[in-house]
Molecule: c-di-AMP riboswitch aptamer (ydaO/yuaA leader)
Organism: Bacillota bacterium
RNA sequence: ACAGUAUCAAGGCUGAAUCCCCAUCAAGGGGUACGGGGGAACCAAACACUUGGGGUUAAUCCAUUUCAACGAUGGUAGGGAAUCCUAUAUCCCGAACCCGUCAGCUAACCCUGGAAGCCUGUAUAGGAGGACGU
Numbered sequence: 001a002c003a004g005u006a007u008c009a010a011g012g013c014u015g016a017a018u019c020c021c022c023a024u025c026a027a028g029g030g031g032u033a034c035g036g037g038g039g040a041a042c043c044a045a046a047c048a049c050u051u052g053g054g055g056u057u058a059a060u061c062c063a064u065u066u067c068a069a070c071g072a073u074g075g076u077a078g079g080g081a082a083u084c085c086u087a088u089a090u091c092c093c094g095a096a097c098c099c100g101u102c103a104g105c106u107a108a109c110c111c112u113g114g115a116a117g118c119c120u121g122u123a124u125a126g127g128a129g130g131a132c133g134u
Base pairs, nucleotide, nucleotide: 010120011119012118013117014116019031020030021029022028034113035112036111037110038109043104052102053099054098055097056096061075062074063073064072065071078093079092080091081090083128084127085126086125087124088123089122
């Protein structure tokens, strides 16, 4: 000097997923910022369908390959990238899980989540706001 590992602190990213109180060796309990589902009238829809149907999420759909399936490849609706907004460019994601034959919208009302994982910067331009000092 470079690289790797571990720990701590700080600063951040995706996401609804932050914070507070009680108790505890631990486990646990009650709330909370912020989320999701069910559920009238009206409106909408309009028999039946195992080829079910539906929900959370950005995460849908198409083509090729394969006898088929798994898988793979290419693309795509859509989504993300350091105070906040917009534009351009660049770089990425485009998964997974759940309900169980059942659910359109939906006031009252009812139920429920409030995790997990990660990195150390993505630039330019134009705006908005805040803080400190004089």